[in-house]
RNA sequence: GGUGUAGUUCAAUGGUAGAAUGCCGGUCUCCAACACCGUUGAUGAGGGUUCGAGUCCUUCCACC
Repeated sequence: GGUGUAGUUCAAUGGUAGAAUGCCGGUCUCCAACACCGUUGAUGAGGGUUCGAGUCCUUCCACC
């Protein structure tokens, strides 16, 4: 100096945190896989600014 968001890989102009994939359930199948449908789940920790912070400021932590 840079990075930190769902189990994993990645998005998100200061204004409802999303996608893919995975897990789970269902349809299908003799069973399973594939496919399709549904569900589940996250902003590293504290403080500050703001009507409102994942986003701006600051300290700390972890990694490079």
Molecule: transfer RNA
Organism: marine eukaryotic metagenome